[in-house]
A computed fold for a 78-nucleotide RNA from uncultured Geobacter sp., annotated as c-di-GMP-I riboswitch aptamer.

C1' cells in the first nucleotide's frame, strides 16, 4: 500500500407520521422527525415488486433503504 474484516474515534446518511409542491399513478422534491444503515454514496445491466396503457403480444414509468452485479469512497483495533 492492497485485500479480508468491522473494535474504537471523527464524522455521514435519514425511515415512518405530518405539512407544502410535482405527477394519471407508482413515486419524487423540500421541511419537521429519526426507524435504522459500514457504503442506506452513485449506476435501471439482471431478477423481484409497484404504477399506467394495452390489440393481452407487450410497451412505458417507478423502486438503488428488495436481492444480484458494476463504479467510487472515510477510519484502521483484533
Nucleotide at each position: 500500500u492492497c485485500a479480508c474484516c468491522g473494535a474504537a474515534a471523527a464524522g455521514g446518511c435519514a425511515a415512518a407520521c405530518c405539512c407544502c409542491g410535482g405527477g394519471u399513478a407508482a413515486c419524487c422534491g423540500g421541511g419537521c422527525a429519526g426507524c435504522g444503515c459500514a457504503a442506506a454514496a452513485c449506476c435501471a445491466c439482471c431478477u423481484g415488486u409497484c404504477c399506467g396503457u394495452u390489440c393481452c403480444g407487450a410497451c412505458g414509468g417507478a423502486u438503488a433503504g428488495a436481492g444480484g452485479g458494476g463504479u467510487u469512497g472515510u477510519c484502521g483495533a483484533a
Of the family's consensus pairs, 95% are formed in the model. It matches the Rfam family "c-di-GMP-I riboswitch aptamer". Rfam describes the family as follows. GEMM was predicted in a large-scale screen for bacterial structured RNA regulatory elements. Genes associated with GEMM are involved in a diverse array of functions, including chemotaxis regulation, signal transduction, secretion and chitin. Rfam links the family to the GO term cyclic-di-GMP binding.